[in-house]
RNA sequence: GCUUUUGAUAGAGGCGCGGUGUUCAUCAGUACCCGUCGGCAAGGCCAGGCAGCCGCCGGAGGGGAAAGGGAUCGCCGCCGAAGGGCGAAGGGGGUGCCUGUCCCGUUGGCCCUGGGCCGUACGAGAAGAUCGUUCGGACUGUCACAAGUCUUUGUGGAGCGCUAUCGAGGAU
Numbered sequence: 001g002c003u004u005u006u007g008a009u010a011g012a013g014g015c016g017c018g019g020u021g022u023u024c025a026u027c028a029g030u031a032c033c034c035g036u037c038g039g040c041a042a043g044g045c046c047a048g049g050c051a052g053c054c055g056c057c058g059g060a061g062g063g064g065a066a067a068g069g070g071a072u073c074g075c076c077g078c079c080g081a082a083g084g085g086c087g088a089a090g091g092g093g094g095u096g097c098c099u100g101u102c103c104c105g106u107u108g109g110c111c112c113u114g115g116g117c118c119g120u121a122c123g124a125g126a127a128g129a130u131c132g133u134u135c136g137g138a139c140u141g142u143c144a145c146a147a148g149u150c151u152u153u154g155u156g157g158a159g160c161g162c163u164a165u166c167g168a169g170g171a172u
Stems, first nucleotide, its partner, number of pairs: 003170009014079001016078006023071002032063003036059005043054003046100006082113005088107002091104004114140002117137003121133004142157006
């Protein structure tokens, strides 16, 4: 000097990712509340059991939200950023207790996804907003290989990747 294995640190991708606050619309003239008029006794509070509580429905009138979800701008943390699926443990909520079930966080395990965009089907959602996943498309970063020949094309791979620096080890 070359090659290869490994450790640490730094870094790139771009309509990049997550969290949080402001403003705004939506939810919605809905839920709910007030008085009033009319009708009806068998029902309601997740399912079953016991207990407890509440009368119920509708019309016009007056008042009238919030949560969750979203857009926007700012701030913060970042580049397996993060997201999704399936079990587990434990917490909260659906009147109290028991059993079950549904929903929402938390912790941890395994698996999948390089990234965003457009379309598609399904699901979530009040929603034609938005979000998630499948499949398809072009784009984009990166590496390998092959052409071409001077910077483009094709094929393939995956973030357990890629680039840089430093350290350690092996072979020559």
Lysine riboswitch aptamer, 172 nucleotides, folded computationally. The model forms 100% of the base pairs in the Rfam consensus. The coordinates come from a structure-prediction model, not an experiment, and the mean pLDDT is 80.